c-di-GMP-I riboswitch aptamer from Firmicutes bacterium UBA4981, 92 nucleotides, folded computationally. Model confidence (mean pLDDT): 86 of 100.

RNA sequence: CUCACGACAAGGCUACCUUGUUGAAAGGCAAGUGCGCAAAGCUGCGGAUCUAAAGCCAGUAGGAUUCUGGCCAGGAUAGCCGAGCUGCCGAA
Numbered sequence: 001c002u003c004a005c006g007a008c009a010a011g012g013c014u015a016c017c018u019u020g021u022u023g024a025a026a027g028g029c030a031a032g033u034g035c036g037c038a039a040a041g042c043u044g045c046g047g048a049u050c051u052a053a054a055g056c057c058a059g060u061a062g063g064a065u066u067c068u069g070g071c072c073a074g075g076a077u078a079g080c081c082g083a084g085c086u087g088c089c090g091a092a
Base pairs, nucleotide, nucleotide: 005090006089012037013036017032018031019030020029021028022027035079041085042084043083045082046081047080048077049076050075055071056070057069058068059067
């Protein structure tokens, strides 16, 4: 110095919930809070999961519209798993 590993020390992030905001929704952002996390740092690359505005199909209505159901990601989740990149300290 590198890999593995997780003691020490300095710190870091932030679940649920509340308020505001944004979005069709899932969700995101900000403040408070602090369940927890050795990558709970970053990247939607591979799975998986969530939502379904628009679109398509069917039904009701029946002049059209409306309404209901189903399918569907180009939307979302990195604190679902894997993968890639980067990283603090340095005991056993």
Record summary:
Its Rfam family is "c-di-GMP-I riboswitch aptamer". Rfam describes the family as follows. GEMM was predicted in a large-scale screen for bacterial structured RNA regulatory elements. The sequence was found by an Rfam model in a public genome assembly.